[in-house]
């Protein structure tokens, strides 16, 4: 240096979880990943460590040290969005109400506020109209007898002239019926661009006179009051995502060190 047997070893590592810890089984990252059994109200174990049986390699492509990259987990702190539970009236917001009159508009020398005078709006009487009811007044019908007038026939009374009562027909009327609405009374009215008289109020309007430049408060603004958990706000707590800070870390990259014994050549 080469061959053969052996040994230590290797045939994957992590993260979270859970666990007194540790490794496993389930779950996730990583990525060449031996094989049967066991295991989640667990299975095996005692401090560097799954157990139990088998298998392959076998000083190596293997360990170990440092530094570097960094999948990916979880941890804590922040900000942003969108859901929720509470909370409160906060010189926020939205809504309401008052003062001001700084700005915008609006009205005013074709005369603003103010004053002061009449009208009208309101109240009460009294008229008058308009519709409506009742009554009267007109028309019409309206009584076997118990209603009128006149009463043929007949009736009675008389010797006669002559009288009487009187039904029917005629005519008329009474209560009542029915109807006209022209007029009259009387009465009601949620009626009237009507009329007279009287009161009242100064709020509104409309008008005359004085006066002689404000003056309305729509909207902006300032101030105060008030209602309201709809949105901001404040306490929490969920989800999604951005940032920050420390952690664990697999692949991977570098640099360094270690690599046994036996026998033959």
């Nucleotide at each position: 240096c080469c061959g053969u047997g052996c040994u230590g070893g290797a045939c994957g590592g992590g993260g979270a979880g859970g666990u007194a810890g540790c490794g496993g089984u389930g779950c996730c990252c990583u990525g060449u990943a031996c094989c049967c059994g066991c295991a989640a109200u667990c299975c095996g174990c005692u401090g560097u460590a799954g157990c139990g049986g088998g298998g392959u390699c076998g000083a190596c492509c293997g360990c170990c040290u440092g530094c570097c990259c960094g999948a990916g987990g979880g941890g804590c702190c922040u900000c942003c969005u969108u859901g929720u539970g509470g909370g409160g009236a906060c010189c926020g917001g939205c809504c309401g109400g008052a003062a001001c009159a700084a700005g915008u508009g609006g009205c005013g020398u074709u005369g603003a506020a103010g004053a002061u005078c009449u009208g009208g709006u309101c109240u009460u009487g009294c008229g008058c109209a308009a519709c409506g009811a009742a009554a009267g007044c007109c028309u019409g019908u309206g009584a076997a007898c118990c209603c009128c007038g006149c009463c043929a026939g007949g009736u009675c009374c008389g010797g006669g002239a002559g009288g009487a009562a009187g039904c029917a027909a005629c005519g008329g009327u009474a209560a009542g019926c029915a109807g006209u609405g022209a007029c009259u009374u009387u009465u009601g009215u949620g009626u009237g661009c009507c009329g007279c008289a009287a009161g009242g109020u100064u709020g509104c309007c409309g008008g005359g006179c004085c006066g002689g430049a404000g003056u309305c408060a729509a909207c902006u603004g300032u101030u105060c009051c008030g209602c309201a958990a709809c949105c901001g706000c404040c306490c929490g707590g969920a989800a999604g995502g951005g940032g920050a800070c420390a952690u664990c870390g697999a692949c991977g990259g570098c640099a360094g060190g270690c690599u046994g014994c036996a026998c033959g050549g």

This is a predicted structure of a 265-nucleotide RNA (Bacterial large signal recognition particle RNA) from Thermaerobacter marianensis. Rfam family: Bacterial large signal recognition particle RNA. About the family: The signal recognition particle (SRP) is a universally conserved ribonucleoprotein involved in the co-translational targeting of proteins to membranes. Rfam classes the family as a non-coding RNA gene. Of the family's consensus pairs, 94% are formed in the model. It was read from a public genome assembly, where an Rfam model found it. NCBI's taxonomy places the organism under Bacteria, Bacillota, Clostridia, Eubacteriales, Thermaerobacter.